[in-house]
RNA sequence: AUAGCAGGUCGGGCAAUCGCACCGCGCGUGAGGAAAGUCCGGGCUUCACAGGGCAGGAUGACUGCUAACGGCAGCCGGCAGAAAUGCCAGGGAAAGUGCCACAGAAAAGAAAACUCCGGGUCGCCGGAAAAGCUGAAACGGCGGUGUAAGAGACCACCGGUUCCGCCGAGAGGCGGAAGCCUGGUAAACCCCAUCCGAAGCAAGGUCAAAUAGGAAAGCUGAUACCGGCUGCCCGCCGGAGCUUUCGGGUAGGACCGCUGGAGGCCGUCAGCAAUGACGGUCCGAGACAGAUGAUUGCCUAUAACAGAACCCGGCUUACAGACCUGCUGUUUGU
Numbered sequence: 001a002u003a004g005c006a007g008g009u010c011g012g013g014c015a016a017u018c019g020c021a022c023c024g025c026g027c028g029u030g031a032g033g034a035a036a037g038u039c040c041g042g043g044c045u046u047c048a049c050a051g052g053g054c055a056g057g058a059u060g061a062c063u064g065c066u067a068a069c070g071g072c073a074g075c076c077g078g079c080a081g082a083a084a085u086g087c088c089a090g091g092g093a094a095a096g097u098g099c100c101a102c103a104g105a106a107a108a109g110a111a112a113a114c115u116c117c118g119g120g121u122c123g124c125c126g127g128a129a130a131a132g133c134u135g136a137a138a139c140g141g142c143g144g145u146g147u148a149a150g151a152g153a154c155c156a157c158c159g160g161u162u163c164c165g166c167c168g169a170g171a172g173g174c175g176g177a178a179g180c181c182u183g184g185u186a187a188a189c190c191c192c193a194u195c196c197g198a199a200g201c202a203a204g205g206u207c208a209a210a211u212a213g214g215a216a217a218g219c220u221g222a223u224a225c226c227g228g229c230u231g232c233c234c235g236c237c238g239g240a241g242c243u244u245u246c247g248g249g250u251a252g253g254a255c256c257g258c259u260g261g262a263g264g265c266c267g268u269c270a271g272c273a274a275u276g277a278c279g280g281u282c283c284g285a286g287a288c289a290g291a292u293g294a295u296u297g298c299c300u301a302u303a304a305c306a307g308a309a310c311c312c313g314g315c316u317u318a319c320a321g322a323c324c325u326g327c328u329g330u331u332u333g334u
Stems, first nucleotide, its partner, number of pairs: 001330010012299007020030003023026001032305001036316002039314005044200004056196005062074004076090001077088004091191002096189002098185003109139001115128005140158002143155003159181002161178007204256004214246007225239005263282008
């Protein structure tokens, strides 16, 4: 330089004007990496529930992580690739049932059209192959010995299975022995193991001497904190809590749930990693007709996919463009 593999970050910025939502009322804060699909898992809420079973659903190598998972990490095995690396619903086909198109003699229980060999009373009898052809798949493969012809019948090697030994935490790996050699298909029924109660914030709850919010007066209080009064100090005023009074709107209403959390960022330690522990620091939407926008200017551009609605962990899907990191191969130069 080029071809590829894996992962990550950002995804418009600034200024002015106008507008909206929320609160602590300040020149405060105000969508996302997916807020999406609603596909899994959990928190929370109400109902149900002695225990066990049936039915139904989900998952499926092993070890770990986690609140939990069908997620993630590591590892094992298989497949693809020259490699980096990627993909796999990856338990059981010797419990049973079903299915295996076309082609082919034959698709699972044994048979033999063509073929080979032996015999013959010659339209027959006996023995035999599964590399002749077909097919996604052909009764382990290939070579030899053997034989009338042949065949794991026997032998060497390869593959599988079972047993034994060693290694590993385990899936499993390595070595040895035994001709033991049994078609495939379970995202077909089914069997085995493990897990699963149902509905969801329109859940659910509070409110009549109302609650919440507002105003006034009084009391309390480290003036600790915030705001204002001149940049700083002192001081003053207001905000805070409680009580009383006034006023207010109504049950199709108001409020709680509602957002500070398995939270974000940084660092140290443990671990291969997922992740965990500890320390520091920060507070970043909370509506209920539902806000988060519009215009103009500049930058370097008509800035992609798309927009919260109880919350969180994942998965999946969509995404213009910009940038970064690690790794593999090839070529060239020094």